Annotation
The part of an RNA shown here (large-subunit ribosomal RNA, domain II) has 681 nucleotides and comes from Saccharimonadales bacterium (SeqCode). The organism belongs to Saccharimonadales (SeqCode), within Bacteria. RNAcentral holds the full RNA, with entries from ENA. Rfam family: Bacterial large subunit ribosomal RNA.
[in-house]
Context: one part of a larger RNA
RNA sequence: UCCAGCGAGUUAUUUAUUAGUGCAAGCCUAAGUCAUUUGACGGAGGCGCAGUGAAAGCGAGCCUGAAUAGGGCGAUUUAGUACUAGUAAAUAGACCCGAAACCGAGUGACCUAACCAUGGGCAGGUUGAAGCGUGGGUAAAACCACGUGGAGGACCGAACCAGGGCGAACUGCAAUACGCUUGGAUGACCUGUGGUUAGUGGUGAAAUGCUAAUCGAACUCGGAGAUAGCUGGUUCUCCUCGAAAUAGCUUUAGGGCUAGCGUCGUACGGUAGCUGUCAGGGGUAGAGCUCUAUUUAGGUCUGGGGUCCGUAAGGAUACCCAUCCUUCAUAAACUACGAAUACUGACAGUGGAACUACGGCAGUUAGAACGUCGGGGCUAAGCUCGGCGCUCGAAAGGGAAACAGCCCAGAUCGCCAUCUAAGGUCCCUAAAUAUAUGUUAAGUGGGAAACGAGGUGGGGUUUCAUAAACAGCGAGUAUGUUGGCUUAGAAGCAGCCAUUCAUUUAAAGAGUGCGUAACAGCUCACUCGUCAAGAGACCCUGCGCGGAAAAUGUAACGGGGCUUAAACAUAUUACCGAAGAUGCGAGCUUGCACAUUAGUGUGAGCGGUAGAGGAGCGUUGAUAGGGCACUGAAGUCGGACUGUAAGGUCCGGUGGAGCGCUAUCAAGUGAGAAUGCUGGA
Numbered sequence: 001u002c003c004a005g006c007g008a009g010u011u012a013u014u015u016a017u018u019a020g021u022g023c024a025a026g027c028c029u030a031a032g033u034c035a036u037u038u039g040a041c042g043g044a045g046g047c048g049c050a051g052u053g054a055a056a057g058c059g060a061g062c063c064u065g066a067a068u069a070g071g072g073c074g075a076u077u078u079a080g081u082a083c084u085a086g087u088a089a090a091u092a093g094a095c096c097c098g099a100a101a102c103c104g105a106g107u108g109a110c111c112u113a114a115c116c117a118u119g120g121g122c123a124g125g126u127u128g129a130a131g132c133g134u135g136g137g138u139a140a141a142a143c144c145a146c147g148u149g150g151a152g153g154a155c156c157g158a159a160c161c162a163g164g165g166c167g168a169a170c171u172g173c174a175a176u177a178c179g180c181u182u183g184g185a186u187g188a189c190c191u192g193u194g195g196u197u198a199g200u201g202g203u204g205a206a207a208u209g210c211u212a213a214u215c216g217a218a219c220u221c222g223g224a225g226a227u228a229g230c231u232g233g234u235u236c237u238c239c240u241c242g243a244a245a246u247a248g249c250u251u252u253a254g255g256g257c258u259a260g261c262g263u264c265g266u267a268c269g270g271u272a273g274c275u276g277u278c279a280g281g282g283g284u285a286g287a288g289c290u291c292u293a294u295u296u297a298g299g300u301c302u303g304g305g306g307u308c309c310g311u312a313a314g315g316a317u318a319c320c321c322a323u324c325c326u327u328c329a330u331a332a333a334c335u336a337c338g339a340a341u342a343c344u345g346a347c348a349g350u351g352g353a354a355c356u357a358c359g360g361c362a363g364u365u366a367g368a369a370c371g372u373c374g375g376g377g378c379u380a381a382g383c384u385c386g387g388c389g390c391u392c393g394a395a396a397g398g399g400a401a402a403c404a405g406c407c408c409a410g411a412u413c414g415c416c417a418u419c420u421a422a423g424g425u426c427c428c429u430a431a432a433u434a435u436a437u438g439u440u441a442a443g444u445g446g447g448a449a450a451c452g453a454g455g456u457g458g459g460g461u462u463u464c465a466u467a468a469a470c471a472g473c474g475a476g477u478a479u480g481u482u483g484g485c486u487u488a489g490a491a492g493c494a495g496c497c498a499u500u501c502a503u504u505u506a507a508a509g510a511g512u513g514c515g516u517a518a519c520a521g522c523u524c525a526c527u528c529g530u531c532a533a534g535a536g537a538c539c540c541u542g543c544g545c546g547g548a549a550a551a552u553g554u555a556a557c558g559g560g561g562c563u564u565a566a567a568c569a570u571a572u573u574a575c576c577g578a579a580g581a582u583g584c585g586a587g588c589u590u591g592c593a594c595a596u597u598a599g600u601g602u603g604a605g606c607g608g609u610a611g612a613g614g615a616g617c618g619u620u621g622a623u624a625g626g627g628c629a630c631u632g633a634a635g636u637c638g639g640a641c642u643g644u645a646a647g648g649u650c651c652g653g654u655g656g657a658g659c660g661c662u663a664u665c666a667a668g669u670g671a672g673a674a675u676g677c678u679g680g681a
Base pairs, nucleotide, nucleotide: 001681002680003679004678005677006676011092012091013090014089015088016087017086018085019084020083021082022081023080026047027046028045032041033040034039051058052057061073062072063071064070095233096232098230102223103222104221105220106219107218113197114196115195116194117193118192119191120190121189122187124156125155126154127152131148132147133146134145135144136143160184161183162182164181165180166179167178199215201211202210203209208217236616237615238614239613240612241611246259247258248257249256250255260364261363262361263360264359265358266357267356271354273350274349275348276347277346278345279344280343286337287335288334292331293330294329297326298325299324302322303321304320305319306317307316308315309314367392368391370389371388372387373386374385375384376383397408398407399406412586413585414584415583417582418581419580423576424575425574426560427559428558432573434572435571436570437569438568439567445562451546452545455543456542457541458540459539460538461537462536463535464534472530473529474528475527476526478503479502480501483497484496485495509524513522514521587606588605589604590603591602592601593600594599617670619667620666621665622664623663624662625661627659628658635654636653637652638651639650640649641648642647
């Protein structure tokens, strides 16, 4: 991992409710007794027929109260009760498996920790303490030398003990071993035997270490099926409907309770909903600046403050504040205004149970994206929190290359039928290499901003122009004057000043730029000639260009590939395209009408998780009836047929003795999952 078998809503009591059956203002017995195949007896007692009050009590009324008041609960409107079955709850282990733990009683110191008693062990080598002796030395000592001596948690190093480093081993030789190396090795040393200390404990040169491969509290059995708001699992089929991820409260937040939303039953009235008209209230969007708060620019009396002048009176003020007038503005907590929607009601139409009430049973209370209105955040997030909507959740199909939440569209089943939606129609790939008119040259299309640019299309405004414009070319561009001032100099051209004037002119600035130390020089404005038809400036707008750097490999159209397009814009006609719609056939549910017991017709419907409701299949056994079987039962292997499914029937092989069917009843009643259990491969 696979196969086979086993493996999870049960039983009892009580209560509620639904259905059925019996009897009915009544219904039923319980314990038990007598009989014994299931019967009879037993009325204690229970529920109901009357309520109300805390109660005494009273009673179709009672209570409260001083009350003949008001109010509360009742009657006036009578159905119960017993049993059977279904469903749910409560109490029990209560659908099954699963803790870590807690408590009790015991068993352990043959491992290991410490201690007690009594024994044992430590090759060899080295060093050479004290003391003592002799000599020297001293007044005597001290002290020195040589010998002797044999101390030490002394040194080196086997046995022995340990286990620091590396290797190797790590489904091992081994649940701690092996190799090399290393530390201690006369000591706080190692070790044999016997004994002592026990779990709320012992022991511990102390690591929460050790206490029999177990230790932040051993092990065994018991309480015990502890508890588990947690995880996992929970076994046949079909039909109808079909959620929630919200609110309030919660030692509550991944759990509950009530409500909301689902389902089933009963009852109910032109109910709900929708559309139209009418009537309402509002203070949002917007707008506005009267108020509140903030605020732009200008003005003007006036008032106050400051500063200055003045002895003062008073005056001045390019200072500050306030008021006033005009003007630009801002606001969730501003409003002299004010929608659309939404909401409420009335009436009318439409509508066909979708409404509401009561009762049984739930599940849900982790939601998600998208669009939109807002709060938080950075007008960040596949972010977070509300409102409205939608889809997913619980929804398959088509489109978006692929892609829960986007777009289209809601799958009962069948068809080699038709029409469409979104989206598409060169090839991959079903359908237009369609039509008309433009745009784009960037492969833009097929990723991106501020900003930049004689890219290019369209529209507009305006100036100049045959009295010749714009561009080019040929010429001129002067005089007072070097204007005045300043300056070392300042002559059009460092800087300052200004009725920047005047003259000659076709025209020429007291000078547009370059240039010089200053001049000079070049040039422009301006003018003439030549040439000959448009030229310039600006605004709005379509499509493009640059801006543009990333990590495996083109890689920012799905690909090929595409340029009067297979790109973009506008318009048009075809076609393709889904489980949508339609057609034909079939099944099921349900309303209605006929008919009635089995349908016919007609209308509406049949995606679905949690979940509610309904109808069935099969297994084992029981009772009754009627059957099959050695001329071959069950089981098993294969095949055929059949039913909407669970399933059923038949045939053949195998097998060798029991087994179906019908009606009813009762369950140890259905296996793929639980790191399920047992066995096998």